Overview
The RNA shown here (transfer RNA) has 76 nucleotides and comes from a Planctomycetota bacterium. The RNAcentral record of the sequence draws on ENA. The organism belongs to Planctomycetota, within Bacteria. Its Rfam family is "tRNA". From the family's description: Transfer RNA (tRNA) molecules are approximately 80 nucleotides in length.

RNA sequence: CGGGAUGUAGUGAAGCCUGGCUCAACACGCCUCGUUCGGGACGAGGAGAUCGCUGGUUCAAAUCCAGCCAUCCCGA
Numbered sequence: 001c002g003g004g005a006u007g008u009a010g011u012g013a014a015g016c017c018u019g020g021c022u023c024a025a026c027a028c029g030c031c032u033c034g035u036u037c038g039g040g041a042c043g044a045g046g047a048g049a050u051c052g053c054u055g056g057u058u059c060a061a062a063u064c065c066a067g068c069c070a071u072c073c074c075g076a
Stems, first nucleotide, its partner, number of pairs: 001075007010028003020059001030046005052068005
């Protein structure tokens, strides 16, 4: 320098192709309560992400388009 993949709660991760229902699902973790002598386990409830950044298209964008950034892989 060229090509490719990935980027969504603390962690993992679905949704993206087919734009409008998910208060953005789910699991672990976290908080509160119950159970227990206490802890764990179990049960009930709850908080937490506006989707890498910027811009564009549209009545409407996590989802389509462009540029950029970060990480990883391949090639030179």